[in-house]
Context: one part of a larger RNA
RNA sequence: GAAGCUUCGUGCGAUUUUGCCAAAAUGGUUUUUACCGACCCGUCUUGAAACACGGACCAAGGAGUCUAACAAAUAUGCGAGUGUGCUGGCGCAAAAACCAACACGCGUAAUGAAAGUGAUUGAUGCCACUACAACUGCAGCAUCAACCGACCAUGAUCCUCUGGUGAAAGGUUUGAGUAUGAGCAUAUCUGUUAGGACCCGAAAGAUGGUGAACUAUGCCUGGGUAGGGUGAAGCCAGGGGAAACUCUGGUGGAGGCUCGUAGCGGUUCUGACGUGCAAAUCGAUCGUCAAACUUGGGUAUAGGGGCGAAAGACUAAUCGAACCAUCUAGUAGCUGGUUCCCUCCGAAGUUUCCCUCAGGAUAGCUGGGACAAUUACGCAGUUUUAUUAGGUAAAGCGAAUGAUUAGAGGCAUCCGGGGUAAUUUGCCCUGGACCUAUUCUCAAACUUUAAAUUGGUAAGAACUCUGGCCUUUCUUAAUUGAGGCAUGGAGGAUCAAUGCGUGUCCCAAGUGGGCCAUUUUUGGUAAGCAGAACUGGCGAUGAGGGUUGCUCCUAACGUCAAGUUAAGGUGCCCAACUACACGCUCAUCAGAAACUACAAAGGGUGUUGGUUCAUAUAGACAGCAGGACGGUGGCCAUGGAAGUCGGAACCCGCUAAGGAGUGUGUAACAACUCACCUGCCGAAUGAACUAGCCCCGAAAAUUGAUGGCGCUUAAGCGUGUGACCGAUACUUGACCAUUGUAGCGAGAGUGAGGCUGCAAUGAGUAGGAGGGCGUGAGCGUUGUUGCGAAGCCUCUGGCGUGAGCCUGGGUUGAACAGCGUUUAGUGCAGAUCUUGGU
Numbered sequence: 001g002a003a004g005c006u007u008c009g010u011g012c013g014a015u016u017u018u019g020c021c022a023a024a025a026u027g028g029u030u031u032u033u034a035c036c037g038a039c040c041c042g043u044c045u046u047g048a049a050a051c052a053c054g055g056a057c058c059a060a061g062g063a064g065u066c067u068a069a070c071a072a073a074u075a076u077g078c079g080a081g082u083g084u085g086c087u088g089g090c091g092c093a094a095a096a097a098c099c100a101a102c103a104c105g106c107g108u109a110a111u112g113a114a115a116g117u118g119a120u121u122g123a124u125g126c127c128a129c130u131a132c133a134a135c136u137g138c139a140g141c142a143u144c145a146a147c148c149g150a151c152c153a154u155g156a157u158c159c160u161c162u163g164g165u166g167a168a169a170g171g172u173u174u175g176a177g178u179a180u181g182a183g184c185a186u187a188u189c190u191g192u193u194a195g196g197a198c199c200c201g202a203a204a205g206a207u208g209g210u211g212a213a214c215u216a217u218g219c220c221u222g223g224g225u226a227g228g229g230u231g232a233a234g235c236c237a238g239g240g241g242a243a244a245c246u247c248u249g250g251u252g253g254a255g256g257c258u259c260g261u262a263g264c265g266g267u268u269c270u271g272a273c274g275u276g277c278a279a280a281u282c283g284a285u286c287g288u289c290a291a292a293c294u295u296g297g298g299u300a301u302a303g304g305g306g307c308g309a310a311a312g313a314c315u316a317a318u319c320g321a322a323c324c325a326u327c328u329a330g331u332a333g334c335u336g337g338u339u340c341c342c343u344c345c346g347a348a349g350u351u352u353c354c355c356u357c358a359g360g361a362u363a364g365c366u367g368g369g370a371c372a373a374u375u376a377c378g379c380a381g382u383u384u385u386a387u388u389a390g391g392u393a394a395a396g397c398g399a400a401u402g403a404u405u406a407g408a409g410g411c412a413u414c415c416g417g418g419g420u421a422a423u424u425u426g427c428c429c430u431g432g433a434c435c436u437a438u439u440c441u442c443a444a445a446c447u448u449u450a451a452a453u454u455g456g457u458a459a460g461a462a463c464u465c466u467g468g469c470c471u472u473u474c475u476u477a478a479u480u481g482a483g484g485c486a487u488g489g490a491g492g493a494u495c496a497a498u499g500c501g502u503g504u505c506c507c508a509a510g511u512g513g514g515c516c517a518u519u520u521u522u523g524g525u526a527a528g529c530a531g532a533a534c535u536g537g538c539g540a541u542g543a544g545g546g547u548u549g550c551u552c553c554u555a556a557c558g559u560c561a562a563g564u565u566a567a568g569g570u571g572c573c574c575a576a577c578u579a580c581a582c583g584c585u586c587a588u589c590a591g592a593a594a595c596u597a598c599a600a601a602g603g604g605u606g607u608u609g610g611u612u613c614a615u616a617u618a619g620a621c622a623g624c625a626g627g628a629c630g631g632u633g634g635c636c637a638u639g640g641a642a643g644u645c646g647g648a649a650c651c652c653g654c655u656a657a658g659g660a661g662u663g664u665g666u667a668a669c670a671a672c673u674c675a676c677c678u679g680c681c682g683a684a685u686g687a688a689c690u691a692g693c694c695c696c697g698a699a700a701a702u703u704g705a706u707g708g709c710g711c712u713u714a715a716g717c718g719u720g721u722g723a724c725c726g727a728u729a730c731u732u733g734a735c736c737a738u739u740g741u742a743g744c745g746a747g748a749g750u751g752a753g754g755c756u757g758c759a760a761u762g763a764g765u766a767g768g769a770g771g772g773c774g775u776g777a778g779c780g781u782u783g784u785u786g787c788g789a790a791g792c793c794u795c796u797g798g799c800g801u802g803a804g805c806c807u808g809g810g811u812u813g814a815a816c817a818g819c820g821u822u823u824a825g826u827g828c829a830g831a832u833c834u835u836g837g838u
Base pairs, nucleotide, nucleotide: 040055041054042053043052056838057837058836059835060834061833064338066195067194068193069192070191071190073188074187075186076185077184078183081106082105083104084103085102087100088099089098110117111116122144123143124142125141126140128136146178147177148175149174150173151171152170158164159163198337199336201334205327206326207325208324209323210322216301217300218299219298220297221296222295223294224293227259228258229257230255234251235250236249237248238247239246240245263288264287265286268284269283271282272281303319305315306314340772341771342770343769344768345767350363352361353360354359364511365510366508367507368506369505370504371503372502377501378500379499380498382497383496384459385458386457387456388455389454394449395447396446401443402442403441406438408436409435410434413433414432415431416430417429418428419427420426463491464490465489466488467487468485469484470483472482474481514538515537516536517535519533520532521531522530523529543554544553545552558735559734560733561732562731563730564729568725569724570723571709572708573707577722579721580720581719582718583717584716591711602696603695604694606693607692608691609690610689611688612687613686614685615684623680624679625678626677627676629653630652631651635647636646659674663672664671736762737761738760739759740758741757742756743755744754773827775824776823777822778821779820780819781818782817783816784815791811792810793809794808797806798805799804
């Protein structure tokens, strides 16, 4: 100082009593227009507005049900029992209820494979009651003993003695045991399993039948097939020939021959038609046409079977196994769908295993419930202190291992080369190896050293200190330690900080495709690639900003109002300074904000800065002007070479200065020019490098994108300063809900599922829990109804967060509603859903 409380004053005013307005508005609703916001629902998915799928519209129907078993929870009844059945009794009757006995289920005893054997009041600590003491210490929890069975080991005694019996005392072994019973039954909810098992859906499989009126093939018996062409055999006549035989001309009329009609077929137009004439047709064209021809009737062959001039063709519009009925609501780890509302909580895509990779189980994450507590102490994604673990980053290589560059110095040793002397080996020079001290550069599978971050433990009463006694598997030289004890004494608590309030158990869903970002990291040339780690996000999530946007930045959300900010912005679109201050930039392709929607090497005397080195009043740079000589046509080379094709060399003199020559030029000279020097002039000049903006480098297909317009002392780029705008964020107020908490609490009625105050919180897919709305039916109760029930229509109005409910008007004509309770074929937008309609 505020809130709160009490009293007083003032203002507003729910309510109450009423007034005025009267087809009106200030209320309600509908339609239209304008501005702002706004992508189409459902679905699978990491991700959908999607160029992913379903969806024209309306009505009606349409999907977690029932039974059994088990588990857990809750409620109720009885309780060492409990429930059912049958029988008998009683009873008005076919009953119910009651009484009695019996049987069965589960329970009351376990353990062992089995033969078999077969348990009961223990101790300590915590906990409750109580008075802050003492006693007693329930349920439960923890520890230690004991008992029963199994197993291991032992074996006194006795007996019917190769065997049996099994007392007493044992065991780091084991049991779903004992330790003064807790169960049984019923009901409900949840879950699991079996059943059609939430609904719809296969490809398949099996059993029994029906078909050869289509068509395939065989057989039997019937029918049908113009007119031409060609001209086989045989035959005749004539000729030739010794003959065999042959030639010519006729006749003849053969043929899975030919042209072609009917017939049968069906090539091409890829013609017509293509909701047709037709679920295969029409036209023209075409193949064949005396035969392996065509066709009627009859008959035979049947489904893993037939038949097949063989195409998996045909077998009744069905054939790589027909059709019909049944098993059958076959199964599907797969696709699609799965119906009212509100409130509270709220995930996972990870572990392990699986003939596991489109799936399950298991743990994890999550919900619900129960119990024990409530400042004792407990807990912690935190810090500190102490201690401990580690071998990454870094560092190191004149430290080990491995790699590696360069010289320097080497007595000796080894392998070469050369010279000299020349005979048994010297001397000298030299290349390595090697040695020594240095030097350069490295390592995921090197390391002396060695972080940061990180993991474990501890920070007390179950403690600390100090005695006593006992025992010996262990230990010691040793009754020394270690260990133990119904054993003493003393100490007495901020026993680091901070924060929070918890702990234990039971039941159960979903999930088990993930993806992205910073940082670290593996493979890869790289990737919007693949694989990991930590953390945070999206998934499951809206809001403001980034034009657009799953993941970026800000920030998480009940319904409203006011104020203030965040990110980001402030020319206009578009809320807010055409703000201020200082620089830079001109682009015939300017530029304009992270993720992010690209540009490089290399250049620029575009401009602006910077660094270094030079020159300069002893007069530079630039400009104009003058000189630019002699030895000498230097030497070599050349056909030639006089400064200037080429090679080597590159002096001297005179000078202010002038190269054995910087270029032009000539066949060679000449001529011009430059370096260099000087005069005039009078103050700064040159070179190299560097980095800001700008420019070049810079080419693509619909017209086109700093978001658009546009902008140039910017509305661009860089730096600084203030003001303002700006969210569902923050603050304040009101209301709603939830959770927690404090209190009130029956005196007329009702009221505990109530009333009053305070505080905090409010996102949500899969999923869980709670509370409600609505529909059909049964029962009970209270009611409505021909003075009009239900239904239907409605821009009648009202209530509720909502599902929905009430009411007025119209229509209509016979039943209906509230409350309580029980029950279920109980709620539709989707399923290429079903039926009907448009």

About this RNA
RNAcentral holds the full RNA, with entries from ENA. Large-subunit ribosomal RNA, domain II from Saccharimonadales bacterium (SeqCode), 838 nucleotides, folded computationally. The coordinates come from a structure-prediction model, not an experiment, and the mean pLDDT is 80. Rfam family: Eukaryotic large subunit ribosomal RNA. Its Rfam clan is "LSU clan". Rfam links the family to the GO terms ribosome and structural constituent of ribosome.